[in-house]
RNA sequence: GAUUGGAGCGGCAAUGGAGUUUGCCUUCCCGAGAGGAGAACCGCUUGAGCUAAUGACUCCUACCAAUGU
Numbered sequence: 001g002a003u004u005g006g007a008g009c010g011g012c013a014a015u016g017g018a019g020u021u022u023g024c025c026u027u028c029c030c031g032a033g034a035g036g037a038g039a040a041c042c043g044c045u046u047g048a049g050c051u052a053a054u055g056a057c058u059c060c061u062a063c064c065a066a067u068g069u
Stems, first nucleotide, its partner, number of pairs: 010025004016060006027037003043050002
């Protein structure tokens, strides 16, 4: 110097917030940060249109349907 592996911070998982947990990403450049690029991620559908506040569990909020007061 290159490559590979492990751990950690952080980020992401089609509409909000919180806790727990699972999976995925976690790289490069520079004048070194209030910089640039980039990863995971951004539903289905030819059209018309349709489902969904979770990746999963629980709670809150919003929306929809039914019943009762």

The prediction has a mean pLDDT of 78. The RNA shown here (Fluoride riboswitch aptamer (crcB RNA motif)) has 69 nucleotides and comes from a Spartobacteria bacterium. The sequence was found by an Rfam model in a public genome assembly. The organism belongs to Spartobacteria, within Bacteria.